[in-house]
Context: one part of a larger RNA
RNA sequence: ACCUACGAGUCACCGUCACCGGCGAGGCUAAGGGUCAGGAGACCCGGAGCCGAAGCGAAAGCGAGUCCGAAGAGGGCGUCAAGUCAGUGGGGGUGGACGCGAAACCAAGUGAUCUACCCUUGGCCAGGUUGAAGGUUGGGUAAAGCCAACUGGAGGACCGCACCGGUAAGCGUUGAAAAGCUUUCGGAUGAGCUGAGGGUAGGAGUGAAAGGCCAAUCAAACUUGGAGAUAGCUCGUACUCCCCGAAAUGUAUUUAGGUGCAGCCUCGGGGAAUCACCUGCCGGAGGUAGAGCGACUGAUAGGAUGCGAGGGCUUCACCGCCUGUCAAGUCCUGACAAACUCCGAAUGCCAUCACGUGUUACCCGGGAGUAAGGGCGCGGGUGCUAAGGUCCGCGUCCGAGAGAGGAACAACUCAGACCACCGUCUAAGGCCCCGAAAUCCGGGCCAAGUUGAAGACAAUAACGAGGUGGCGCCGCAGAGACAGCUAGGAUGUUGGCUUGGAAGCAGCCAUUCAUUUAAAGAGUGCGUAACAGCUCACUAGUCGAGCGGAGCCGCGUGGAUAAUAAUCGGGCAUAAGUCCGGUGCCGAAGACGUGGAGCCGGCCUGAGGGCCGGUUGGUAGGGGAGCAUUCCGGCGCCGCCGAAGCAGGGCCACGAGGCCUUGUGGAGGCUCCGGAAAAGCAAAUGUAGGU
Repeated sequence: ACCUACGAGUCACCGUCACCGGCGAGGCUAAGGGUCAGGAGACCCGGAGCCGAAGCGAAAGCGAGUCCGAAGAGGGCGUCAAGUCAGUGGGGGUGGACGCGAAACCAAGUGAUCUACCCUUGGCCAGGUUGAAGGUUGGGUAAAGCCAACUGGAGGACCGCACCGGUAAGCGUUGAAAAGCUUUCGGAUGAGCUGAGGGUAGGAGUGAAAGGCCAAUCAAACUUGGAGAUAGCUCGUACUCCCCGAAAUGUAUUUAGGUGCAGCCUCGGGGAAUCACCUGCCGGAGGUAGAGCGACUGAUAGGAUGCGAGGGCUUCACCGCCUGUCAAGUCCUGACAAACUCCGAAUGCCAUCACGUGUUACCCGGGAGUAAGGGCGCGGGUGCUAAGGUCCGCGUCCGAGAGAGGAACAACUCAGACCACCGUCUAAGGCCCCGAAAUCCGGGCCAAGUUGAAGACAAUAACGAGGUGGCGCCGCAGAGACAGCUAGGAUGUUGGCUUGGAAGCAGCCAUUCAUUUAAAGAGUGCGUAACAGCUCACUAGUCGAGCGGAGCCGCGUGGAUAAUAAUCGGGCAUAAGUCCGGUGCCGAAGACGUGGAGCCGGCCUGAGGGCCGGUUGGUAGGGGAGCAUUCCGGCGCCGCCGAAGCAGGGCCACGAGGCCUUGUGGAGGCUCCGGAAAAGCAAAUGUAGGU
């Protein structure tokens, strides 16, 4: 891992509701007893007692009333609807109460053969080294102290086996081993090691103290019991089909992942003067969007005026003058506000009437689940007009929704799957190939492979540019524009000043003037030390038809940068890109067609059913109808001429399943009508066995 077996809403009592049945103003017996009897029942006694038939009040008490009250007021609770007993089922309560699961708590016991410490009594420590005290002899001294040699053999002394330990690394890690092996290392006469016997016990012991150790278990051992502790937590919870079908909200909570009540679902009953919904008509309430503010409250930009203030000047002081400052009020122009409004929609809401649709609203009762929601669009708050952020509102979808599109993709687009069909038409989206359908038709644009649709995942902008197409506007132009070419571009004058110089061209000044001209600046740029020189404006000639400018719009261009190999889904494409228009086709579980099934309503019925219309996605959950297993009662039946079981084949049923047949097997099995449950397994890191 697989297979097989086992494996989870049960039972008792109490009260509640529904269904079914008996009796009914009544209903029922309990214990106990009697008769009969076949494994435990049947029938009959038994009226104790219980519920109901009257309530109200604290009570006395009164009574279809009664209580409060002064009350014939007013109000509260009653009267005006039948119960009771049994059976079955739903849900509730008390019990372990659907099953498995703690960490723990308490009680009584068992443990010191492991280990900690202690007691008693034994045992053990190769070899080597060092050489304390003391001593002896000699020297020395008045005598000592003292010195030397020898002797001696101390030590939690030294090196190092046994022995005890366990420093470091490697190996081992389903090991040889539930702590080892190798090398290395510490102690090794000591607070040493060790044998045997004994002692201390669970909030207790023991501890050179690590919360260590107390039998591979220790921040409270182990065994049994209380015990099925408790678990608002996690996991699991077993056959089929049919009908309906949620919620993730409000409020409260030692409440926030729990629960009560309400909301939303379902089932039963009641319910037609109705009620719900759609559309229209008539009538209303309102202060949002917008807008406005010489209509308020505030805020507010520029300008004009300038009450007043500040600053400066002046003055002995008063007076006075000035102002690149602030600024009331007024005027002109402009503009802002969730908590501003002189105004003010669209929607939505309430109400009237009418048509239409409906298996209705609503009320009572039984059963729930939900009370972690989420994405998207729109209106807002918060945040950064950040978030796949967060909090509200309206809607929608996912949740609980399959199918088609979107390359892939819960919630984006299309569209709501009862079943069958090698039938038809469409939606979104597509029609070159992968790929079903146009290499379809007409007209523009793009030259960047731009691009090859939008949306989260998944990106652009400010800004720049004789890219290119379109539109209108302004100016110049056959009295010849624009570009090119040829020629001129002069004179007073080197303007004045400045300067070493300044001559159009360092700088400053200016009535930048005047003359000759077709035209020519007291000079556009280059240049010189300064001149010179080149050039421009301007003019003529040549040429011969458009030229120049600003603006708006479309498509494109630069801006353009990320880490393993890239790409529009790919191939690829100059149309198969993009914009405008057109005609076809493809395309879904949509619609239609044909056949079939269930459910609901209506009509008909000859009571079997038929016809018509509608309807049948579905999690939590409610309701309904069935299949199968084991056993029991009753009526029947099958079986050695072969029961159950097992295996192959076939048929039937929407399905759970059923039947037939062949083989195997070798002794039991079954229909029908009822009854009762140890009554259905894929999951619980389920339990056991097998492979």
About this RNA:
The part of an RNA shown here (large-subunit ribosomal RNA, domain II) has 691 nucleotides and comes from Candidatus Limivicinus sp. Rfam family: Bacterial large subunit ribosomal RNA. Lineage of the source: Bacteria > Bacillati > Clostridia > Eubacteriales > Candidatus Limivicinus. The RNAcentral record of the full RNA draws on ENA. Its mean pLDDT, the model's own confidence on a scale to 100, is 85.